[in-house]
RNA sequence: AGAACGUUUCAGGGCGAGGUGCAAUUCCUCACCGGUGGUGAUGCGGCAUGCUGCAAAGUCCACGAGCCGAAAGGCUGAAUCGGUGCAAAUCCGAUACCGACGGUUAUAGUCCGGAUGAGAGAAACAAAAC
Numbered sequence: 001a002g003a004a005c006g007u008u009u010c011a012g013g014g015c016g017a018g019g020u021g022c023a024a025u026u027c028c029u030c031a032c033c034g035g036u037g038g039u040g041a042u043g044c045g046g047c048a049u050g051c052u053g054c055a056a057a058g059u060c061c062a063c064g065a066g067c068c069g070a071a072a073g074g075c076u077g078a079a080u081c082g083g084u085g086c087a088a089a090u091c092c093g094a095u096a097c098c099g100a101c102g103g104u105u106a107u108a109g110u111c112c113g114g115a116u117g118a119g120a121g122a123a124a125c126a127a128a129a130c
Stems, first nucleotide, its partner, number of pairs: 006125005016030004031110002033099002035063004042055006058097002066075003079095005101113003
C1' cells in the first nucleotide's frame, strides 16, 4: 500500500396544546418526524493550486424495510411555483404533498406488537500483488 476472502462493532425519528365524544397520542384545528448509497452550482477544511477530505435531497436515480407467493418471482408513497444563474430535480423563497403490516373502548407516519428480529449500508481490524 491494499484485490479477493474474512472478523468485530454500529446501523430510524416523531403527538406538545386545544376541541368533540362513553371511548381517540387513531377523528378535527394547530404541531412534530424524515433510513442507506448516488448526484449536487452550497458550507467547512487539507495540501503539492487543482486535486482532495467531511457535511449537504422525505417527494431526482437506485436500495433497504414492508406486502403477495410453496417457490421462481412479483408489488411498493409523495412537488409544484417563483428567484438567481451558462446550467438547478439538489441552492434561496413560497406553498403543497407522502408515510408497511397486525392490534386498539374510535379510523394511527408519531401508541402497542412481530423486533433482544431483519437490514440498505457505515466504520474499524486483518490481508496478496506492488
A computed fold for a 130-nucleotide RNA from Ruminococcus champanellensis 18P13 = JCM 17042, annotated as FMN riboswitch aptamer (RFN element). The same sequence occurs in records of 2 taxa.